[in-house]
RNA sequence: CGCUUAUCCAGAGUGGCUGAGGGGACAGGCCCUAGGAAGCCACAGCAACCUGGUCCGAGAACCAAGGUGCUAAUUCCUGCCCAGUGGGGAGAGAUAAGAU
Numbered sequence: 001c002g003c004u005u006a007u008c009c010a011g012a013g014u015g016g017c018u019g020a021g022g023g024g025a026c027a028g029g030c031c032c033u034a035g036g037a038a039g040c041c042a043c044a045g046c047a048a049c050c051u052g053g054u055c056c057g058a059g060a061a062c063c064a065a066g067g068u069g070c071u072a073a074u075u076c077c078u079g080c081c082c083a084g085u086g087g088g089g090a091g092a093g094a095u096a097a098g099a100u
Stems, first nucleotide, its partner, number of pairs: 003098006013043005021032003026079004044071003049067002051064004075092001080089003
C1' cells in the first nucleotide's frame, strides 16, 4: 500500500515562530485567509474506538483518560445510480480496532 468491521448532520483553540496560500487529488461551485493561510512548537480543550475501573463471567450502562484521533463550514457542497427536489444508496476519503 492493499483486506475486514464500525463510525463520520454532535463536540472542542489560544499563544509563539513564520509569512501566502488553504479547504486530500481532478473538475465545477462555495467559503476561509495580511484583523495572518499552510507548516512547526507549547499549553489548553473535545470525543470515547482501544484501554482501565464499578464487576467473578456475559451484555448494557456509568466513571476515568493511559494509546490513538480531532479542535471553520455535514467528510464544506456537487460529480455515479435510484428518486424527482424531501431524500436514499454506491464509490472515494478520514479515524479506530483487527487480520494477513

The RNA shown here (SAM riboswitch aptamer (S box leader)) has 100 nucleotides and comes from a Candidatus Acidiferrales bacterium. The sequence was found by an Rfam model in a public genome assembly. Its mean pLDDT, the model's own confidence on a scale to 100, is 80. Lineage of the source: Bacteria > Pseudomonadati > Acidobacteriota > Terriglobia > Candidatus Acidiferrales. The model forms 97% of the base pairs in the Rfam consensus.